[in-house]
About this RNA: This is a predicted structure of a 487-nucleotide part of an RNA (small-subunit ribosomal RNA, 5' domain) from an uncultured prokaryote.
Context: one part of a larger RNA
RNA sequence: GGACGAACGCUGGCGGCAGGCCUAACACAUGCAAGUCGAACGUGAAGCUGGAGCUUGCUCCAGUGGAAAGUGGCAGACGGGUGAGUAACGCGUGGGAAUCUACCCAAGGGUACGGAAUAACCCGAGGAAACUCUGGCUAAUACCGUAUACGCCCGGUAACGGGGAAAGAUUUAUCGCCUUUUGAUGAGCCCGCGUUGGAUUAGCUAGUUGGUGAGGUAAAGGCUCACCAAGGCUACAAUCCAUAGCUGUUCUGAGAGGAAGAUCAGCCACACUGGGACUGAGACACGGCCCAGACUCCUACGGGAGGCAGCAGUGGGGAAUCUUGCACAAUGGGCGAAAGCCUGAUGCAGCCAUGCCGCGUGAGUGAAGAAGGCCCUAGGGUUGUAAAGCUCUUUCGCCAGGGAAGAUAAUGACGGUACCUGGUAAAGAAGCCCCGGCUAACUCCGUGCCAGCAGCCGCGGUAAUACGGAGGGGGCUAGCAUUGUUC
Numbered sequence: 001g002g003a004c005g006a007a008c009g010c011u012g013g014c015g016g017c018a019g020g021c022c023u024a025a026c027a028c029a030u031g032c033a034a035g036u037c038g039a040a041c042g043u044g045a046a047g048c049u050g051g052a053g054c055u056u057g058c059u060c061c062a063g064u065g066g067a068a069a070g071u072g073g074c075a076g077a078c079g080g081g082u083g084a085g086u087a088a089c090g091c092g093u094g095g096g097a098a099u100c101u102a103c104c105c106a107a108g109g110g111u112a113c114g115g116a117a118u119a120a121c122c123c124g125a126g127g128a129a130a131c132u133c134u135g136g137c138u139a140a141u142a143c144c145g146u147a148u149a150c151g152c153c154c155g156g157u158a159a160c161g162g163g164g165a166a167a168g169a170u171u172u173a174u175c176g177c178c179u180u181u182u183g184a185u186g187a188g189c190c191c192g193c194g195u196u197g198g199a200u201u202a203g204c205u206a207g208u209u210g211g212u213g214a215g216g217u218a219a220a221g222g223c224u225c226a227c228c229a230a231g232g233c234u235a236c237a238a239u240c241c242a243u244a245g246c247u248g249u250u251c252u253g254a255g256a257g258g259a260a261g262a263u264c265a266g267c268c269a270c271a272c273u274g275g276g277a278c279u280g281a282g283a284c285a286c287g288g289c290c291c292a293g294a295c296u297c298c299u300a301c302g303g304g305a306g307g308c309a310g311c312a313g314u315g316g317g318g319a320a321u322c323u324u325g326c327a328c329a330a331u332g333g334g335c336g337a338a339a340g341c342c343u344g345a346u347g348c349a350g351c352c353a354u355g356c357c358g359c360g361u362g363a364g365u366g367a368a369g370a371a372g373g374c375c376c377u378a379g380g381g382u383u384g385u386a387a388a389g390c391u392c393u394u395u396c397g398c399c400a401g402g403g404a405a406g407a408u409a410a411u412g413a414c415g416g417u418a419c420c421u422g423g424u425a426a427a428g429a430a431g432c433c434c435c436g437g438c439u440a441a442c443u444c445c446g447u448g449c450c451a452g453c454a455g456c457c458g459c460g461g462u463a464a465u466a467c468g469g470a471g472g473g474g475g476c477u478a479g480c481a482u483u484g485u486u487c
Stems, first nucleotide, its partner, number of pairs: 001487004006483002009480002013359006019352002021317001026315003030312003035074003040071002047064008081270003090195007099187002104183001106181006112146004121136002124133003152163004168175003196242003203233003208230008245267004249260004272293005295306004323349001325348003331345001332343004362392004372383004396428001397424006406414001431476005436457003442471005452459002
């Protein structure tokens, strides 16, 4: 000198764009953050209309209506958060073969005949609750069987043998379903190289290293198991300990390097702590399940409920980090044929000088060099064209009127915002640090090794340009200075 997710002190006019719990991966009140489909299915509340009955304001019947719940499908594996763990094929980079891939694209073939249940519902029962149980009825694109199947799978050189599918819906034009193949996308796996410090860590290893066989997986493999052999790693640092998410990048530097890994983007890991699997194309699953543990809450003491490292917000910790906001208008995502619904993703607004950038706080003229202040050799000097005065201007702000693009066939949260026009009066808008040398900038008074200053050298013990005040001056400026960290 530069930089910062900064903090603290004094001060503070406006706008644009960014950023905003670095500490306790501490605990969380409340609300919201993942639903959707009636064109898969059975039902069908309220309301409305009409009719009947009578105890004239209730019951029943029919139609309309479509709520809520349920079965079923797809999505809840994305999106969003955090950085605890991890020194590792985790990440980066370059290769590889033994794999899977819902939805999507393309192509071939098929979509036949049957069956038995079950939730909802009804009747009961248990329970404080959470919820659970008996019996009965019912549907499907839910479930099961049969048929067919060149191609698919298994065996086989082949011939051939064996095995395996399907679902319908509606507004009649489509959308689906099954099987096979190709693509696309995504994912799993293996390898070379690179990836912090410590030797005051020198030996480590029994599924350990390899083989045969079997099992398992979508898939190679000690991945697992049985048997056999005795190997494997290590001073080119194994093992152990400590620390740490990695990268693109960021900061600095002439570079070489050094430091960092906030925001944004890619990958990984985690979801109260530990373990486990289920479902599924995909999870060992943040807002799913089971078990154990700690903690919190409810309880009728028998038993239950919960998980903000989602968005806001609260307590706590801390030097320190924001609103319990608006909208799905745009972009994107899920579901749906669509209308549409959902979306704290996202788009916006709010708060904060936290940073960067821009603008303003007036311009011209004005010497009786006014008054006042300060200094003085008492003549004067300086503050100083500074002020006042005179002449202008109106950026920004404020007031009033108009008013977008973004999105068009229609739909605008932002927003009566940006912007435009008119009005208003110099009117509403300057501070902070420093002045001994380094280092730009000097005098007076007070104090008297005191009070104090200080980054280093050092100042202060009666003439202090170094302490405190004042006048003057220097620097930067809506900031300035300090502290911390880093080059």

Its mean pLDDT, the model's own confidence on a scale to 100, is 86. RNAcentral holds the full RNA, with entries from ENA.